A computed fold for a 108-nucleotide RNA from Thalassobacillus devorans MSP14, annotated as SAM riboswitch aptamer (S box leader).
The coordinates come from a structure-prediction model, not an experiment, and the mean pLDDT is 82.
Lineage of the source: Bacteria > Bacillati > Bacillota > Bacillaceae > Thalassobacillus devorans.
The sequence was found by an Rfam model in a public genome assembly.
Of the family's consensus pairs, 89% are formed in the model.
RNA sequence: UUCUUAUCUGGAGAGGUUGAGGGACUGACCCAAUGAAACCUCGGCAACCGGCAAAUCUUGCACGGUGCCAAUUUCAGAGGAAGGCGAAAGCUAUUCCGAAGAUGAGAA
Numbered sequence: 001u002u003c004u005u006a007u008c009u010g011g012a013g014a015g016g017u018u019g020a021g022g023g024a025c026u027g028a029c030c031c032a033a034u035g036a037a038a039c040c041u042c043g044g045c046a047a048c049c050g051g052c053a054a055a056u057c058u059u060g061c062a063c064g065g066u067g068c069c070a071a072u073u074u075c076a077g078a079g080g081a082a083g084g085c086g087a088a089a090g091c092u093a094u095u096c097c098g099a100a101g102a103u104g105a106g107a108a
Base pairs, nucleotide, nucleotide: 001108002107003106004105005104006103007102008101013042014041015040016039017038021031022030023029025077026076027075028074043069044068045067048065049064050063051061052060053059054058073100079097080096081095082094083092084091085090
């Protein structure tokens, strides 16, 4: 990097260095000198993998490996099905699937 698969409306921030961007992309809408992003320290959340313990088709712990700690993945987004409007062409974007993305695990 690619493929497969599971999850994504819950949860969890202080300090320091530094100094203008950030929220993947596009549009919107937000966050930001009352300090963005990044890095460091400490803390926390969660429970995917490993481990351990119950004694089991599940539950717990949080020791190790990841991950995460504004806003539902911030909202919408290819395409499809249903719905609504319309005589029709068509329009709409209400619901669902899905696409895209993120993270874990496995494989190449």